[in-house]
Record summary: A computed fold for a 132-nucleotide RNA from an uncultured Clostridia bacterium, annotated as FMN riboswitch aptamer (RFN element). It was read from a public genome assembly, where an Rfam model found it. Its Rfam family is "FMN riboswitch aptamer (RFN element)". Gene Ontology term of the family: FMN binding.
C1' cells in the first nucleotide's frame, strides 16, 4: 500500500411587501432556495526543483446518482429546465447579460405552508479485527 468484510457517526434549502377575495405563504405582483459523485482554465493555500506539483473549493439547468411515480412475488420502467455576448488552443462550468426548472397527499389552484418523514437515501468521514 491494495482488495474485500463487518460496525458507528454525519447526510436539503427557500414566499418579505403589495393587491383581489369569506378563505390564498396555493391566484396575481414581488420575493427566495438549489441534495450527491465527476469534469472545470476560477479562487484560496501549501511545498519545492520558480513554473510545476499538491491540497481545498468551485455547475440547480453539461454526464450520471438520489428522492418521488407507476407496477410489481421479484426483475423492472418513467422521471424537470439554458441561452447570447465575451476572453482563450480548450468553457452550457470562467466574465457580463437575460432567461428557465422543480414528486405525492392536503387546503382556494403550493418547488418554499402541513403530511407519509423521529423515515428513505445517493453519498462523505471514521472505527475494527482477520487473512492474503
Nucleotide at each position: 500500500a491494495u482488495a474485500a468484510u463487518u460496525c458507528u457517526u454525519c447526510g436539503g434549502g427557500g414566499u418579505a411587501u403589495u393587491g383581489u377575495g369569506u378563505a390564498a405563504u396555493u391566484c396575481a405582483u414581488g420575493a427566495c432556495c438549489g441534495a450527491c459523485g465527476g469534469u472545470g482554465a476560477g479562487u484560496g493555500g501549501a511545498g519545492c526543483g520558480u513554473g510545476c506539483u499538491c491540497c481545498a473549493u468551485a455547475a440547480g439547468u453539461c454526464c450520471g446518482u438520489g428522492a418521488g411515480c407507476c407496477a410489481u412475488u421479484g426483475c423492472g420502467g418513467c422521471u424537470g429546465a439554458u441561452c447570447c455576448g465575451g476572453u482563450g488552443c480548450g468553457a452550457u462550468u470562467c466574465c457580463g447579460g437575460a432567461a428557465c426548472c422543480g414528486a405525492c397527499g392536503g387546503u382556494a389552484g403550493a418547488g418554499u405552508c402541513c403530511g407519509g418523514a423521529u423515515g428513505a437515501g445517493a453519498g462523505a468521514a471514521g472505527a475494527a479485527a482477520c487473512a492474503a